The RNA shown here (transfer RNA) has 73 nucleotides and comes from Scleropages formosus. The prediction has a mean pLDDT of 80. NCBI's taxonomy places the organism under Eukaryota, Teleostomi, Euteleostomi, Actinopteri, Scleropages.
RNA sequence: GACCGUGUGGCCUAAUAGAUAAGGUGUUUGACUUUGGAUCAGAAGACCGAGGGUUAAAGUCCCUUCGCGGUCA
Numbered sequence: 001g002a003c004c005g006u007g008u009g010g011c012c013u014a015a016u017a018g019a020u021a022a023g024g025u026g027u028u029u030g031a032c033u034u035u036g037g038a039u040c041a042g043a044a045g046a047c048c049g050a051g052g053g054u055u056a057a058a059g060u061c062c063c064u065u066c067g068c069g070g071u072c073a
Base pairs, nucleotide, nucleotide: 001072002071003070004069005068006067007066010025011024012023013022027043028042029041030040031039049065050064051063052062053061
């Protein structure tokens, strides 16, 4: 330098071919317990790496760009 893959709550992972983001873990509140842990019930937390475009509608499609991983030179 070229190409491929990837980027989603604190962490991990989903979202069939465009229809408003789901689950686990963690955090937190309460119950239970002598305390802790475990268990049960509830709550908060991401508009999806950044910017732009297409569309009535974009995590998803297109362009630019950044990070990471890989292959080739």
The sequence is in RNAcentral, with records from ENA and Rfam.